Model confidence (mean pLDDT): 84 of 100. This is a predicted structure of an 85-nucleotide RNA (c-di-GMP-I riboswitch aptamer) from a Clostridiaceae bacterium. Its Rfam family is "c-di-GMP-I riboswitch aptamer". About the family: GEMM was predicted in a large-scale screen for bacterial structured RNA regulatory elements. Of the family's consensus pairs, 95% are formed in the model.

[in-house]
């Protein structure tokens, strides 16, 4: 430089929940709150998953379908502490 990754350091993010608020939903968002994380940083690039307003289809009732969402489902891609204890 690179570099596995813990019993170190310094820090750092925030599950579920409960207010509040945007969304038809699914979920965002902001306080609180820590389950837990070596990338739980950023990116919607692929692939799972979720939902289905509108649309279409069948017929009183359902069902398909993302252009909508999930990055703390898994991967890609960019970036970063500390540094063989």
């Nucleotide at each position: 430089a690179c570099a596995a990754g813990a019993c170190a350091a310094a820090g750092g993010c925030a599950a579920a929940u409960u207010c509040a608020u945007c969304g038809a939903a699914a979920g965002g968002u902001g306080a609180a709150g820590a389950c837990g994380c070596a990338a739980a940083g950023c990116u919607a690039u692929g692939a799972g998953u979720c939902u289905a307003a509108a649309g279409c289809a069948a017929u009183a009732u359902u069902g398909c379908u993302a252009u909508g969402a999930u990055u703390g489902u898994c991967a890609g891609g960019c970036u970063g502490c500390c540094g063989g204890a």